[in-house]
The RNA shown here (transfer RNA) has 74 nucleotides and comes from an Acidobacteriaceae bacterium. It was read from a public genome assembly. Its Rfam family is "tRNA". By type it is a transfer RNA. Lineage of the source: Bacteria > Acidobacteriota > Terriglobia > Terriglobales > Acidobacteriaceae. Model confidence (mean pLDDT): 81 of 100.
RNA sequence: GCGCCCUUAGCUCAGUUGGAUAGAGCGUCUGGCUACGAACCAGGAGGUCGCACGUUCGAGUCGUGCAGGGCGCA
Numbered sequence: 001g002c003g004c005c006c007u008u009a010g011c012u013c014a015g016u017u018g019g020a021u022a023g024a025g026c027g028u029c030u031g032g033c034u035a036c037g038a039a040c041c042a043g044g045a046g047g048u049c050g051c052a053c054g055u056u057c058g059a060g061u062c063g064u065g066c067a068g069g070g071c072g073c074a
Stems, first nucleotide, its partner, number of pairs: 001073007010026004019057001028044005050066005
C1' cells in the first nucleotide's frame, strides 16, 4: 500500500428480505426471603445501534467517507 471481517446497554452477544415500541444473558439498583449473607423470587434504571453524509415515505439493517480493532497479501 491492497483486500476481507468486526464496531448495538458497564461486559458477552442477538436482531430473519429496510417497517414501525431496539432485545437477551451476566452485571448493577430497589424490594421480598434470611439472624446476616449467598442462592432464589419480583420489579427498575441503563443504548441518539462507532462518527458524518447520502438513498428512502421509513435505515441497527443499503451506499460513500472517516475512526478504532482483527486477519490475510505485498